[in-house]
RNA sequence: AGAUGAUAAAGGCAUCCUAUCAGAUAAGAAUAGGGCGCAAAACCACGGCCUUCAAUCCUGUUAAACAGAUGUGGCGGCAGAGUUACCGAA
Numbered sequence: 001a002g003a004u005g006a007u008a009a010a011g012g013c014a015u016c017c018u019a020u021c022a023g024a025u026a027a028g029a030a031u032a033g034g035g036c037g038c039a040a041a042a043c044c045a046c047g048g049c050c051u052u053c054a055a056u057c058c059u060g061u062u063a064a065a066c067a068g069a070u071g072u073g074g075c076g077g078c079a080g081a082g083u084u085a086c087c088g089a090a
Base pairs, nucleotide, nucleotide: 005087012038013037016034017033018032019031020030036077042083043082046080048078049076050074051073053071055070056069057068059067060066
């Protein structure tokens, strides 16, 4: 220095639930409490997957509903790319 990661120590995150709050909606945001779990369960939002519905359509359908596509939003504890990081026993 790298890999690995302990019933170690300190600190951190928070599926989900409850309350409040705004939002068209969301597996989405914020605040507070609890804590399933997590060594990248940190950041980013670049391509893919997923999800959303106020909008759009020489689409399917008689029409509506619904579905599909485009677009908008989300950033998922989906998996990749990129960037960064606490501790230190064998």
A computed fold for a 90-nucleotide RNA from a Desulfobacterales bacterium, annotated as c-di-GMP-I riboswitch aptamer. Its Rfam family is "c-di-GMP-I riboswitch aptamer". Its family is annotated with cyclic-di-GMP binding in the Gene Ontology. The sequence was found by an Rfam model in a public genome assembly. NCBI's taxonomy places the organism under Bacteria, Pseudomonadati, Thermodesulfobacteriota, Desulfobacteria, Desulfobacterales. The prediction has a mean pLDDT of 76. The model forms 93% of the base pairs in the Rfam consensus.